[in-house]
RNA sequence: GAAUCAUAAGGGCAAACCCAUCGAAAGAUGGGGACGCAAAGUCUCCGGUCUAAGGAAGUUUUUCUACGAUAGCGGGACCGCCGGC
Numbered sequence: 001g002a003a004u005c006a007u008a009a010g011g012g013c014a015a016a017c018c019c020a021u022c023g024a025a026a027g028a029u030g031g032g033g034a035c036g037c038a039a040a041g042u043c044u045c046c047g048g049u050c051u052a053a054g055g056a057a058g059u060u061u062u063u064c065u066a067c068g069a070u071a072g073c074g075g076g077a078c079c080g081c082c083g084g085c
Stems, first nucleotide, its partner, number of pairs: 004084002012037002017032006035072001041078003045075003048070003054065004
């Protein structure tokens, strides 16, 4: 340095749910709280998924659409802790 992860040490993050706030919504942020995670650290470059304010189409009330969201849905990029072989 690379690959790999049986067992440790020090720890880290924080699902659902509740409260407050923002948002048209999806969802996000802060506090509480732990389902889990060896990258559940960071980044929307690619795919998937979610929402549809606005826009387009269509009329008895619907369809399409991301410039929005999801990194705890994958791929990818970058960075990182400790130990064994």
Source information: Predicted 3D model of an 85-nucleotide RNA (c-di-GMP-I riboswitch aptamer) from Novimethylophilus kurashikiensis. The model forms 100% of the base pairs in the Rfam consensus. It was read from a public genome assembly, where an Rfam model found it.